[in-house]
Context: one part of a larger RNA
């Protein structure tokens, strides 16, 4: 040292589990904010820190309503208290709610630093009023005028160190005043002021104003990517669009929005690469109109918190019964969950019923409004630009720029253009339904994961850690049914760490804790060298 047989060590595979993710269905909510929001400093308990909650009233305060026996949140305990004179919890309405932040009295390197007016409070002067007392005068002896001081209320002036409560920002539109140019009158202008909206946050979806480039074009400019990506602007729960100056063809259809064909046709293109429709047809909804609508009550109903809400017993194994036998029961309930293994009857529960507050189809009442035919317009000329349509034979539709009409006996459109025929009325407005979404509630579902999987987080994660800073971003789950978490002894250093003892079905389940491979390292023992 090598091989074996066997026992360990370390490691954290596997093997289950799952509090925590993924994806949907169905509802539901689609807003929060100057009445201070989203977000966050720093406070707050008897107790140090942290999460959670909560604001100097600070793990809570009021009121009401449900509820009925325990309770002071968690990690995590002990003291000390609270509760059938209904606590803890749970709905709803309210109060408090520092300081930062749209932050909004100025300023500021967020959570800090300066203020200025007002009130209230203190203090002190007048000056009114009351009552009490004192002195004076006067008296019909009941009182009546006044001094004077005390006390109590009102008024109204000045001062207050600290501490207290409200206001004070900008724009915009309001309401009153004062001022006041060119220019006499007045205007516009400025000033002070009441009074109400804005502003900021938010995950997609939308409408609008800008708006790329890599890319492909096998190079590359027209052309694509693509009106994408991204900047801003704005808005709702849906936006947006919408009731014909439509579409068609000799028949006719009727607003708008979405989907499936129509179709990769028709076209359009350095006729390359690509783009890429409409008409008609099938379906979803359907409504029209000149404010369709508002707002209180409220039937039906629904229904926060929440009530009721069936039925099971030996015996056996076992640490444990839900398992096995035997013998009954419920079921508008056998969904699911827990409970010392697998419970329809043990426990929450569940079908079912019931139901206050809230909401609220119907109905009823009440306030309000109720336009009128749209010129620098249609249209023409340049130069863009949207249109599937690159200027094309290019209508339609928008417009920098120059222009420029009819008026219903009139005007557009039917893809140049012209005539006939048809069809509609631009130049003012409004409109629910199908439609796109999902930061968020709540329920349910899964030939979705199962801890290197599932969100980056199942664990105190955008957290430790890195970066000047934009910004990047882990790892980390399982004792055991129950802490019964090893009292007591003993070796050690009144360690670590063991050994006996008890605890448990089990300690090789012992807080480095469920199974506990494998690499890699011992160790017995047998042989070999």
């Nucleotide at each position: 040292g090598g091989c074996g047989u066997u026992u360990g060590g370390u490691g954290g595979a596997u093997g289950c589990c799952u509090u925590g993710g993924c994806a949907g269905c169905a509802a539901g909510a689609g807003g929060c904010g100057a009445u201070g929001a989203a977000g966050g400093a720093c406070g707050u308990g008897a107790u140090a820190c942290u999460c959670u909650g909560c604001g100097a009233u600070a793990a809570g305060c009021c009121g009401u309503g449900a509820g009925g026996a325990g309770c002071u949140g968690a990690g995590a305990a002990u003291a000390a208290g609270c509760u059938u004179u209904g606590a803890u919890c749970c709905g709803c309405g309210g109060a408090u709610u520092u300081c930062c932040g749209a932050a909004u009295g100025g300023g500021g390197c967020a959570a800090c630093c300066c203020a200025a007016c007002u009130g209230a409070c203190a203090g002190u002067g007048a000056c009114c009023u009351a009552u009490u007392a004192u002195c004076u005068a006067c008296u019909u002896c009941g009182g009546u005028a006044g001094u004077u001081a005390a006390u109590a209320g009102g008024c109204u002036g000045c001062u207050g160190a600290a501490a207290c409560a409200g206001u004070u920002a900008c724009u915009u539109a309001u309401u009153a005043c004062c001022u006041g140019a060119a220019u006499a009158c007045a205007u516009a202008g400025g000033g002070u002021u009441u009074u109400a909206a804005g502003a900021g946050c938010a995950a997609a979806c939308c409408c609008g104003g800008g708006g790329a480039a890599c890319u492909g074009a096998a190079a590359c400019a027209u052309c694509u990517a693509a009106g994408u990506a991204c900047c801003c602007g704005g808005a709702g729960g849906a936006a947006a669009g919408g009731a014909a100056a439509g579409u068609a063809a000799u028949a006719a259809c009727u607003a708008c929005u979405c989907c499936c064909c129509u179709a990769g046709u028709a076209g359009u293109g350095g006729c390359g690469a690509g783009c890429g429709a409409a008409c008609g047809g099938g379906g979803a909804c359907c409504a029209g109109c000149c404010g369709a609508g508002c707002a209180a009550c409220g039937u039906a109903g629904u229904g926060a918190a929440c009530u009721g809400g069936a039925a099971g017993g030996a015996c056996c194994u076992g640490g444990g019964a839900a398992g096995g036998u035997c013998c009954g029961c419920c079921a508008u309930a056998g969904a699911g969950g827990g409970u010392g293994a697998c419970a329809g009857c043990c426990c929450c529960g569940u079908a079912c019923a019931g139901g206050u507050a809230g909401c609220g189809a119907a109905g009823u009442u009440g306030a309000c409004g109720u336009a009128u035919u749209a010129a620098g317009u249609a249209g023409g000329g340049c130069g863009g630009g949207a249109c599937a349509c690159g200027u094309g034979a290019a209508a339609u539709c928008c417009u920098g720029u120059c222009u420029g009409a009819a008026g219903a006996u009139c005007g557009g459109a039917g893809g140049a253009c012209c005539a006939c025929c048809u069809u509609c009325g631009a130049a003012g407005g409004c409109u629910a339904a199908g439609u796109a979404c999902u930061c968020c509630u709540u329920g349910c579902u899964g030939a979705c994961c199962g801890a290197u999987a599932g969100c980056g987080a199942a664990c105190c994660a955008g957290u430790a850690c890195c970066g000047u800073g934009a910004g990047g971003g882990a790892a980390a789950g399982g004792u055991g049914a129950a802490a019964a978490g090893c009292a007591c002894c003993c070796c050690g250093a009144c360690g670590a760490g063991g050994g006996g003892a008890g605890u448990g079905a089990a300690a090789c389940a012992g807080u480095a804790c469920c199974u506990g491979a494998a690499a890699c390292c011992g160790a017995a023992c047998g042989c070999c060298u």